This is a predicted structure of a 73-nucleotide RNA (transfer RNA) from Acrobeloides nanus. The RNAcentral record of the sequence draws on Rfam. Rfam family: tRNA. Rfam classes the family as a transfer RNA. Lineage of the source: Eukaryota > Eumetazoa > Cephaloboidea > Cephalobidae > Acrobeloides. The coordinates come from a structure-prediction model, not an experiment, and the mean pLDDT is 81.
RNA sequence: GGCCCUUUGGCGCAAUGGAUAGCGCGCCAUACUUCGGAUCUGGAGGUUGCAGGUUCGAAUCCUGCAAGGGUCG
Numbered sequence: 001g002g003c004c005c006u007u008u009g010g011c012g013c014a015a016u017g018g019a020u021a022g023c024g025c026g027c028c029a030u031a032c033u034u035c036g037g038a039u040c041u042g043g044a045g046g047u048u049g050c051a052g053g054u055u056c057g058a059a060u061c062c063u064g065c066a067a068g069g070g071u072c073g
Base pairs, nucleotide, nucleotide: 001072002071003070004069005068006067007066010025011024012023013022018056027043028042029041031039049065050064051063052062053061
């Protein structure tokens, strides 16, 4: 350098182009407890890597760029 894959809350992952982006862990709070842990209930936290394009509608499709990984030379 060519080709392929991946990028979504703090972490690990979901989500047929169709409307509020969801689950688990973690975090915070309430209840319980002498305290803690466990458990119950609730809550916060996401410009879906960046910039454009297509579309009535994009996390999803297309293009470019960036980062990471693989492979070929």